Context: one part of a larger RNA
RNA sequence: CGUUAGGAAACUUGAGGGGAGCUGUCCUUAGUACGAGAGGACCGGGAUGGACGAACCUCUGGUGUGCCGGUUGUCCUGCCAAGGGCAUGGCCGGGUAGCCAAGUUCGGUAUUGAUAAACUCUGAAAGCAUCUAAGAGUGAAGCAAACCCCAAGAUUAGGUUUCCCAAUAGGUCUCCAGAAGACUACUGGUUUGAUAGGCGGGAGGUGGAAGGAUAGCGAUAUCUGCAGCCAACCCGUACUAAUAGACCGAUUGG
Repeated sequence: CGUUAGGAAACUUGAGGGGAGCUGUCCUUAGUACGAGAGGACCGGGAUGGACGAACCUCUGGUGUGCCGGUUGUCCUGCCAAGGGCAUGGCCGGGUAGCCAAGUUCGGUAUUGAUAAACUCUGAAAGCAUCUAAGAGUGAAGCAAACCCCAAGAUUAGGUUUCCCAAUAGGUCUCCAGAAGACUACUGGUUUGAUAGGCGGGAGGUGGAAGGAUAGCGAUAUCUGCAGCCAACCCGUACUAAUAGACCGAUUGG
């Protein structure tokens, strides 16, 4: 911009397109059929793997430079103590959310239709025979469906429901944000509010703060005290900020 006759919000149909499609071993049927024996099935039922793929983070772990602790050197806060800066996050031990796999869960199936090779039925040309010439049937990991995803620019531009008639329905900008994101877009919110921050509580992490007391010459230990501190997680709470405002929006329809 279009969607031939209004504008808008939500929910959809599916023309068409894409994805997936793999396979082993074991048990059973059954040491059966078959076979002199050696050996050893079809068909059917069940279990468990490999590779591949998708989603997710409960578990196992990785990361986690804005969390906690230990520790070396040096500088600083006048000194002690307690802290801060720098040194690859100084080094080291752990680690929430998120992200991730080596972790967890799930997938390939079943089924239907038309067929290929192939196998058949009936059957003439050609009194026989013949799967083929008319006709009919069986038949594949393949084809078309079935499963998952996209999808009306499918210009054949579809459908349903609801809302609005003049500054109206609705939308955009601005604004608060986001497991959305390069920007844009998308999604949620905008006081009739839990959108973000703060605050309160919880979960969870670290691992026992400072100060004080006691014991020891002291390093240090114990007690106060599962302490202190704490990011992204969960629940709540209008304290702060989403204020105020601007703009777009139907000559043809009922």

Large-subunit ribosomal RNA, domain VI from Candidatus Liberimonas magnetica, 254 nucleotides, folded computationally. Its Rfam family is "Bacterial large subunit ribosomal RNA". The RNAcentral record of the full RNA draws on ENA. The source organism's lineage runs through Bacteria, Pseudomonadati, Endomicrobiia, Endomicrobiales and Candidatus Liberimonas.